RNA sequence: ACGACGGUAGUGGGAGAGAACGUACAUUUCGUCACCGAAGGGGCAAGUCUUGAUAAGAUGAAUCUCUCAGGUAAAAAGACCGCUACAGGACG
Numbered sequence: 001a002c003g004a005c006g007g008u009a010g011u012g013g014g015a016g017a018g019a020a021c022g023u024a025c026a027u028u029u030c031g032u033c034a035c036c037g038a039a040g041g042g043g044c045a046a047g048u049c050u051u052g053a054u055a056a057g058a059u060g061a062a063u064c065u066c067u068c069a070g071g072u073a074a075a076a077a078g079a080c081c082g083c084u085a086c087a088g089g090a091c092g
Stems, first nucleotide, its partner, number of pairs: 007086007018033001020032003034072003040068001041066003047059004
């Protein structure tokens, strides 16, 4: 079950932070600082497990945190949410 959760595709919405400085010459460079967190990535709580027990270890979430990556006019991207379709079938 007149089909939930989750998935795939399309579509719409979607924040933050220097159009910084110097350099190069064409457009995605290089260097210097200053910043942002909502692609991705890393880290951790309670709890649980292991142990005769302690200790120790393992596991353990995020929009928290770190800023590696990415980003700081527009464009692109963008967690998350809405709508539509498809498969799926209770795994919620």
Predicted 3D model of a 92-nucleotide RNA (Glycine riboswitch aptamer) from Aquibacillus salsiterrae. The model forms 90% of the base pairs in the Rfam consensus. RNAcentral holds the sequence, with entries from Rfam. The source organism's lineage runs through Bacteria, Bacillati, Bacillota, Bacillaceae and Aquibacillus. The prediction has a mean pLDDT of 84.